[in-house]
RNA sequence: AAGUUGCUUCAGGGGGUGGUGAAAUUCCACACCGGCGGUGAUGCGGCGUAUUUGCCGACAAGUCCGCGACCGGCACAAUCGUGCCGCUGAACCGGUGCGAAUCCGGUACCGACGGUACAGUCCGGAUGAAAGAAGCAAGGC
Numbered sequence: 001a002a003g004u005u006g007c008u009u010c011a012g013g014g015g016g017u018g019g020u021g022a023a024a025u026u027c028c029a030c031a032c033c034g035g036c037g038g039u040g041a042u043g044c045g046g047c048g049u050a051u052u053u054g055c056c057g058a059c060a061a062g063u064c065c066g067c068g069a070c071c072g073g074c075a076c077a078a079u080c081g082u083g084c085c086g087c088u089g090a091a092c093c094g095g096u097g098c099g100a101a102u103c104c105g106g107u108a109c110c111g112a113c114g115g116u117a118c119a120g121u122c123c124g125g126a127u128g129a130a131a132g133a134a135g136c137a138a139g140g141c
Base pairs, nucleotide, nucleotide: 004138005137006136007135008134009133010132016030017029018028019027031121032120033111034110035067036066037065038064044057045056046055047054062109063108071086072085073084074083075082076081091107092106093105094104095103113124114123115122
């Protein structure tokens, strides 16, 4: 140093205009938004070489691989809850190129549960939980 243990802090964005209607931020038309880890030929910065090319770094995907929240089941506990299992959405086409699931262009699509005129965007569980991020300490060598 890695790994380990404990603690602390942090950890989600978005409904505007018009239409219909008794009533819709829920329907219709046009809008708006994108958690966490990984990967990531472009572009950016640095180094070397200088012909090309190589190496390093930060950034970088809603729909590529995973994770989390929500929901269901079982066991334990029975005050809070804990563990395990399950469930868990959505992308194509064209371009460039040696190479694209990530770049560029185009056109699409997706978004728990409860409430309510049918909700990704309002209200609620939630001043919650959490993927994880950062830090401190112990211990270790």